[in-house]
RNA sequence: GGGCACUUAGCUCAGCGGUAGAGCGCUGCACUCACAUUGCAGAGGCCACAGGUCCGAUCCCUGUAGUGCCCA
Numbered sequence: 001g002g003g004c005a006c007u008u009a010g011c012u013c014a015g016c017g018g019u020a021g022a023g024c025g026c027u028g029c030a031c032u033c034a035c036a037u038u039g040c041a042g043a044g045g046c047c048a049c050a051g052g053u054c055c056g057a058u059c060c061c062u063g064u065a066g067u068g069c070c071c072a
Stems, first nucleotide, its partner, number of pairs: 001071007010024004018055001026042005048064005
């Protein structure tokens, strides 16, 4: 320098154009002498950034940035 993949909650990941979810973690309550387990409830996301297409974009297109792999 060229090619490919990925970027979504604190972490690991779903989500193939119509208001964003799970598990673990975190907070509160119940239970317990207490802790753990369990149950119930809750908080936490401008979907990496910018532009475009579209009535509508996490999703499609382009560029940028970061990470990983391959080639030179």